Notes: RNAcentral holds the sequence, with entries from ENA and Rfam. This is a predicted structure of a 72-nucleotide RNA (transfer RNA) from Anaeramoeba ignava. Its mean pLDDT, the model's own confidence on a scale to 100, is 83. Its Rfam family is "tRNA". Rfam classes the family as a transfer RNA.
[in-house]
RNA sequence: GAAGAUGUAGCUCAAAGGUAGAGUAUUAGCCUGUCGAGUUAAGGGUCGUUGGUUCGAAUCCAAUCAUCUUCA
Numbered sequence: 001g002a003a004g005a006u007g008u009a010g011c012u013c014a015a016a017g018g019u020a021g022a023g024u025a026u027u028a029g030c031c032u033g034u035c036g037a038g039u040u041a042a043g044g045g046u047c048g049u050u051g052g053u054u055c056g057a058a059u060c061c062a063a064u065c066a067u068c069u070u071c072a
Base pairs, nucleotide, nucleotide: 001071002070003069004068005067006066007065010024011023012022013021018055026042027041028040029039030038048064049063050062051061052060
């Protein structure tokens, strides 16, 4: 220099154009002689960034940033 992959909750990851979710973690209640385990609930996201398409975008398109892979 060229091509490609990934980017979503603290962490690991879903979501095939129509209200953004799960596991785990955190906090609180219940349970327990205590801890752990179990159980119920809550908080936590402007979906890497900027534009475009669309009635509507995490999702489609373009550019850009970061990380990784291959080729040179």